[in-house]
RNA sequence: ACGCGCGUAGCCAAGAGGUCAAGGCAUCGGUCUGCAAAACCGACAUCACGGGUUCGACUCCCGUCGCGCGUU
Numbered sequence: 001a002c003g004c005g006c007g008u009a010g011c012c013a014a015g016a017g018g019u020c021a022a023g024g025c026a027u028c029g030g031u032c033u034g035c036a037a038a039a040c041c042g043a044c045a046u047c048a049c050g051g052g053u054u055c056g057a058c059u060c061c062c063g064u065c066g067c068g069c070g071u072u
Base pairs, nucleotide, nucleotide: 001071002070003069004068005067006066007065010025011024012023018055027043028042029041030040031039048064049063050062051061052060
């Protein structure tokens, strides 16, 4: 330099055009308890950034940034 893949919550991770963006851990609030722990209930996401397509974008397209792999 070129090619490919990936970027979703503090961490892991599903979702691949249809409006409540699953789940687990952590954190916070509540119930329970003499106090805790456990258990149960609840809360927590501008989907890396900018633009485009579309009635509608986490999802498709373009660019930028970051990470990984490959080729020279």
A computed fold for a 72-nucleotide RNA from an Acidobacteriota bacterium, annotated as transfer RNA. Its Rfam family is "tRNA". It is annotated as a transfer RNA. Its mean pLDDT, the model's own confidence on a scale to 100, is 81.